[in-house]
Molecule: Bacterial large signal recognition particle RNA
Organism: Pseudomonadota bacterium
RNA sequence: CCGUGCUAGGCGGGGAGCCCGUGGUGCCCUGUACCCCAAAUCCACGUCAGGGGGGCUGAAUCCCCGCUCGAGGCUCGGAUCGCCGCAGGGAAGGCGGCUCGCACGCAGCGUCGAGGGCCGGGUCCUGCGCAACGGGAUCUCGUGAACCGAGUCAGGUCCGGAAGGAAGCAGCUCUCAGCGGGCCCUCCCGUGUGCCGCAGGGGUGCCUGGUCUGAGCCGGCGACGGGUGCGCACCCUGAGGCGCCGGGUCGACAGCGGGUGCACGG
Numbered sequence: 001c002c003g004u005g006c007u008a009g010g011c012g013g014g015g016a017g018c019c020c021g022u023g024g025u026g027c028c029c030u031g032u033a034c035c036c037c038a039a040a041u042c043c044a045c046g047u048c049a050g051g052g053g054g055g056c057u058g059a060a061u062c063c064c065c066g067c068u069c070g071a072g073g074c075u076c077g078g079a080u081c082g083c084c085g086c087a088g089g090g091a092a093g094g095c096g097g098c099u100c101g102c103a104c105g106c107a108g109c110g111u112c113g114a115g116g117g118c119c120g121g122g123u124c125c126u127g128c129g130c131a132a133c134g135g136g137a138u139c140u141c142g143u144g145a146a147c148c149g150a151g152u153c154a155g156g157u158c159c160g161g162a163a164g165g166a167a168g169c170a171g172c173u174c175u176c177a178g179c180g181g182g183c184c185c186u187c188c189c190g191u192g193u194g195c196c197g198c199a200g201g202g203g204u205g206c207c208u209g210g211u212c213u214g215a216g217c218c219g220g221c222g223a224c225g226g227g228u229g230c231g232c233a234c235c236c237u238g239a240g241g242c243g244c245c246g247g248g249u250c251g252a253c254a255g256c257g258g259g260u261g262c263a264c265g266g
Stems, first nucleotide, its partner, number of pairs: 001266006009057003012030004020046005034054004063259006072250007081243004086238005094232003097228005104222003108217002115213009124201006130194002132191006139182005149174004157166003
């Protein structure tokens, strides 16, 4: 130096957090890096600081050490500069919202008559009537009383010497109260009923008719003016977060330098 077989080691690391501490699960960074089991109401361990099981690689690109660079995290201070959202206050009326006015513009309506005046009708209320509907009564039909309703009363009973007489059950007929059906007409009552009628009242909101007059009416949008302070914008104050500057600390990835075996054979 070569070959073969092994071993230590390696098969990710770091930050914050948790913790007495360390590692892990969970979060973040790096960037590619074997698998399985349990782990925040935590899991495992004790400075040689995860536990258990399996697999691969293996003395170097890969393992170990040092230096540099440095993603990112943590922390201290500065600056009060920018941004973000939060809380409190303010002024003014910039924009928007809401509202009032005016009637300048547009739209709409208007000589096929705007607006107004006068007269009337409807819508509203009261009473009466009519109709409709419902209920009841009357009327009508049927039914309807063991005895305590009527008539007739077989049989039987009673009075009588007899002639004859009397009361009377069942049955049949009729009827009271009641029940059921019909209900054209008549009467009474009722009504979330009516393009119904008559009379009276009320009213100027709406609709409408007639008549007189004859050019405006309306306020939808815009403009203008007033109000409000509801939203945004603006100003001030406060406490935060992020960005900015400086210090400290840890530090992945990467770069450079160095270090590290055992056995056998040639």